This record gives sequence, C1' cells and structure tokens, in this order.
RNA sequence: GCCCGCAUAGCUCAGUUGGUAGAGCAAGUGACUCUUAAUCACUGGGUCCUAGGUUCAAGUCCUAGUGCGGGCA
Repeated sequence: GCCCGCAUAGCUCAGUUGGUAGAGCAAGUGACUCUUAAUCACUGGGUCCUAGGUUCAAGUCCUAGUGCGGGCA
C1' cells in the first nucleotide's frame, strides 16, 4: 500500500426480509433477614463509532472517514 472482519447500555453480546432497540451480568429501590450474603420483585440506564446519502421510515442498505483485529505484498 491492497483486501477482509468488527464497532449497539458500565461489561459481555443478540437484533431475522429496513418498520417504535433487547437479554445476561453489573447498578439503584423494596421485600425477606438480628446484620451481611443469597433469593424474590421492581426501576433507571442508548447521539446503535463519526459525517453524508437512499427511503414515508435506517442499528440494518450505499459512500467516505476513525479505531481495533486478521490476511497478502
């Protein structure tokens, strides 16, 4: 230099043919308990890496860029 893959909640990851973004863990509150832990219930938490484009509608499709990983030279 060229090619491929990945980027979504604090962390690990789902998200089907484009149609209002989810789980587990973690966090908070409550119940239980002499207290803690465990268990149970509930709650909050997202600029879907960035900027454009297509579309009535984009996490998803297209283009460019950034970061990380891999391959070739």
Molecule: transfer RNA
Organism: Candidatus Omnitrophota bacterium